The RNA shown here (Bacterial RNase P class A) has 399 nucleotides and comes from an Anaerolineae bacterium. RNAcentral holds the sequence, with entries from ENA. Its mean pLDDT, the model's own confidence on a scale to 100, is 75. It is recorded under the gene name rnpB. Its Rfam family is "Bacterial RNase P class A". By type it is a ribozyme.
[in-house]
RNA sequence: CGAGCAGGCUGGGCAAUCGCGGGCCGUCCUUGAUGGUCCGAGGAAAGUCCGAGCUCCACAGAGCACGGUGCUGGGUAACACCCAGGCGGGGUGACCCGACGGAACAGUGCAACAGAAAGCAGGUCGCCUGAUGGCCCUCGAGGCCCCAGGUAAGAGUGAAACGGUGGUGCAAGAGACCACCAGCGGCCCAGGUGACUGGACCGGCUAGGCAAACCCCACCGGGAGCAAGAUCAAACAGAGGGCGACGCGAUGCAUGCCGCGUCCGGGGUGACUCGCUCCGUAUCCCUCAGGUGGAUCGCCAGAGACGCCAGGCAACUGUCGUCGUAGAGAGAUGAUUGCCGCGAAGCGAGGAGGGAUCCUCGCUUCGUACAGAACUCGGCUUACAGGCCUGGUCGGGCG
Numbered sequence: 001c002g003a004g005c006a007g008g009c010u011g012g013g014c015a016a017u018c019g020c021g022g023g024c025c026g027u028c029c030u031u032g033a034u035g036g037u038c039c040g041a042g043g044a045a046a047g048u049c050c051g052a053g054c055u056c057c058a059c060a061g062a063g064c065a066c067g068g069u070g071c072u073g074g075g076u077a078a079c080a081c082c083c084a085g086g087c088g089g090g091g092u093g094a095c096c097c098g099a100c101g102g103a104a105c106a107g108u109g110c111a112a113c114a115g116a117a118a119g120c121a122g123g124u125c126g127c128c129u130g131a132u133g134g135c136c137c138u139c140g141a142g143g144c145c146c147c148a149g150g151u152a153a154g155a156g157u158g159a160a161a162c163g164g165u166g167g168u169g170c171a172a173g174a175g176a177c178c179a180c181c182a183g184c185g186g187c188c189c190a191g192g193u194g195a196c197u198g199g200a201c202c203g204g205c206u207a208g209g210c211a212a213a214c215c216c217c218a219c220c221g222g223g224a225g226c227a228a229g230a231u232c233a234a235a236c237a238g239a240g241g242g243c244g245a246c247g248c249g250a251u252g253c254a255u256g257c258c259g260c261g262u263c264c265g266g267g268g269u270g271a272c273u274c275g276c277u278c279c280g281u282a283u284c285c286c287u288c289a290g291g292u293g294g295a296u297c298g299c300c301a302g303a304g305a306c307g308c309c310a311g312g313c314a315a316c317u318g319u320c321g322u323c324g325u326a327g328a329g330a331g332a333u334g335a336u337u338g339c340c341g342c343g344a345a346g347c348g349a350g351g352a353g354g355g356a357u358c359c360u361c362g363c364u365u366c367g368u369a370c371a372g373a374a375c376u377c378g379g380c381u382u383a384c385a386g387g388c389c390u391g392g393u394c395g396g397g398c399g
Base pairs, nucleotide, nucleotide: 001395002394003393005391006390007389008388009387010386012340013339014338015337016336017335018334020040021039022038023037024036025035026034027033028032042370046381047380049379050378051377052376053375054225055224056223057222061274062273063272066221067220068219069218070217071085072084073083074082075081086100087098088097089096090095101216102215107214108213109210110209124155125154126151127150128149129148130147133145134144135143136142163181164180165179166178167177168176182206183205184203185202186201188199189198190197191196229297230296231295232294238288239287240286241285242284244263245262246261247260248259249258264280265279266278267277268276304323305322306321307320309318310317311316341368342367343366344365345364346363347362348361349360350359351358352357
């Protein structure tokens, strides 16, 4: 000097003219008008992918189904998030990524083409042996064809072929056997909270991929959502129909009504079942018809932001202190003009240094990002012209 990695901050300023929303104060002609003053978008406000706060169902449960997560430990209100580790992978490296429980330890399934065969094998080219038969010949061993048996070491296909290397053995081979190695299984020792790591011994057992395929296992989960909901005001208009049984009690009797019990039926914010609860002339169900759609709240002081200190590797936690900064309702903070700022490229001049290189000034041209709250918060993901800071990695050059 350049490239790349991790983290953090910022991403415009001033003036003039006109125009907006809210709070407070004053005046007036008070559903409002007017004057003054103060305040008025984000790091992502985006996506709506997660988790909650809050509201209602509902006083409230269990099972099943469904959905979500998936290495270990911690953080957090919680999370699929964050931190620290483990294992696996990528990179020269700083660092980054994770499809991270289970595939013979429950089962089922999928994989084009090629290949004999892609999960219990099989024989394409081969190798070996043999009988009968045929042919050839140098008449000897033998060679070739057909058939039968053995074999899977060599070769081939493929991303991947039922362990690897070396040997013994065999008619020829093969973990058939042996040594070493890899994997798998068993068992033990050491370290670690743990995931795991290292080591010893035994076993000839050899057991590809996909579970982001169905599935199995472990853990978690009521539902609906601010268009939730609460209060006030105003207006209207209801009509027709449906709906049990039994027993007991009170009433003079019957009926009706009331109360209790049993069965049955209907409703109750995921389907279903059980339980619970309400109702059965009702606030339920069906058909038809009518009115309202307005105002206020919810709506911003919160698991809040910032700062010092302490604890912790860290995420984060705690004490103390400081701050008070939009609340719209088809939805506000804008438009125009001018001058700056910042950055890049080119040209020119000067300066510093031993050098590599660096700094300042002038002129010209170009650029000045992504983008807009709507109940609120913790995350993740995506977008972003540029500029600055901190730490560490690699490369080149000078001394």